Source information
Model confidence (mean pLDDT): 75 of 100. A computed fold for a 374-nucleotide RNA from a Gammaproteobacteria bacterium, annotated as Bacterial RNase P class A. Rfam family: Bacterial RNase P class A. The family's RNA type in Rfam is ribozyme.

[in-house]
RNA sequence: GGAGUUGAUCAAAGCAGUCGCUGCUCAAAUGUUUGACCCUGGUUGGUUAAACCUUUGGGGAGAGGAAAGUCCGGACUCCAUAGGGCAAGGUGCCAGGUAACGCCUGGGAGACGCGAGUCCACGGCCAGUGCCGCAGAAAAUAUACCGCCAGGUUAGAUUUUAUAACCUGGUAAGGGUGAAAUGGUGCGGUAAGAGCGCACCGCACUGGUGGUAACAUCAGUGGCAGGGUAAACCCCACCUGGAGCAAGACCAAAUAGGGGAACGUUAAUGCGGCCCGUAUAGUUCCCGGGUAGGUUGCUAGAUCUAUAUGGCGACAUAUAGACUAGAUGAAUGACUGUUCUCGACAAAAUCCGGCUUAUCGAUUAACUCCCACC
Numbered sequence: 001g002g003a004g005u006u007g008a009u010c011a012a013a014g015c016a017g018u019c020g021c022u023g024c025u026c027a028a029a030u031g032u033u034u035g036a037c038c039c040u041g042g043u044u045g046g047u048u049a050a051a052c053c054u055u056u057g058g059g060g061a062g063a064g065g066a067a068a069g070u071c072c073g074g075a076c077u078c079c080a081u082a083g084g085g086c087a088a089g090g091u092g093c094c095a096g097g098u099a100a101c102g103c104c105u106g107g108g109a110g111a112c113g114c115g116a117g118u119c120c121a122c123g124g125c126c127a128g129u130g131c132c133g134c135a136g137a138a139a140a141u142a143u144a145c146c147g148c149c150a151g152g153u154u155a156g157a158u159u160u161u162a163u164a165a166c167c168u169g170g171u172a173a174g175g176g177u178g179a180a181a182u183g184g185u186g187c188g189g190u191a192a193g194a195g196c197g198c199a200c201c202g203c204a205c206u207g208g209u210g211g212u213a214a215c216a217u218c219a220g221u222g223g224c225a226g227g228g229u230a231a232a233c234c235c236c237a238c239c240u241g242g243a244g245c246a247a248g249a250c251c252a253a254a255u256a257g258g259g260g261a262a263c264g265u266u267a268a269u270g271c272g273g274c275c276c277g278u279a280u281a282g283u284u285c286c287c288g289g290g291u292a293g294g295u296u297g298c299u300a301g302a303u304c305u306a307u308a309u310g311g312c313g314a315c316a317u318a319u320a321g322a323c324u325a326g327a328u329g330a331a332u333g334a335c336u337g338u339u340c341u342c343g344a345c346a347a348a349a350u351c352c353g354g355c356u357u358a359u360c361g362a363u364u365a366a367c368u369c370c371c372a373c374c
Stems, first nucleotide, its partner, number of pairs: 001370010013339007021062002024059006031052008064345001068356002071354005076244004083276004088240005093107005108122001110119003123235002128233002130229003140182001145175002147171009183201006202224001203222008248296004258287006269279002303322008340343001
């Protein structure tokens, strides 16, 4: 100097000015309501406190790192007085973190990369059942297509020998097919071969060492082995009620406390499916009528920031501090001037923790590889 890897922070243009929008808070004024006190026979009048509407002024706040997908996990609400089992579904190496998770952190195995690193759908095929097409002799209770060896027969040739075909026996080292062929490589041995024997690797069993563990490694014994596939069915371990803020709660108003049918007190019905259990006199359907307005839920939290301690880390504990959108046809806008990195992906609607996807850039830390120079 170049090319990369892994993190962190910011982030729609920045700054200044003017006008505007939404909600919170403080003050003042008008009006209304209620209570108390004073005057008054009463009405009424005055003072004061609180609440509400409107107006004015002040203060400070106001759309994201993904608000997106609706994929996971919860908080919260209701079913509901409230369970057990089956089915169904989810996860799947080990140890931790967390409210919890299919998430995160740190390790292990496997794969990729020169490397820093990255991916990871990672329990079990001796519980069982499937599947492995075509090709190939053969993909399983294994076998022999071309071959190799030994013996025999026939034919031709013939000095020996060699050739062709067939039969019997042995063989699976060589060749062929295939993604995969019955342990691999080498040496010896054999009629030819073969773990037939030996060495190393592999496999099985038994032990040692390190580690919480997953695992890693070492040693011994044994000639000893058909493979793959479970994001195939399945088995094993662990986990799981349902519905969802349009959940729910309250207030006001209006109408027709309307009409009909079926089941039913032993049961129907309720709880996603089934069974058991449990609660309770109602449950379901059809026709017709009225209302659809307001308040709440609604943002103070498994919250955020800083420091210290512990931990490899995710995080935990303690102390101190902060309050940061709550709209409801849906609030953030418009104008002017100036600056440069010339502006991507893109708008909250109950909330939180994750994952995934989209994306222009800016800043910064550590590490890896290559080249050149000293």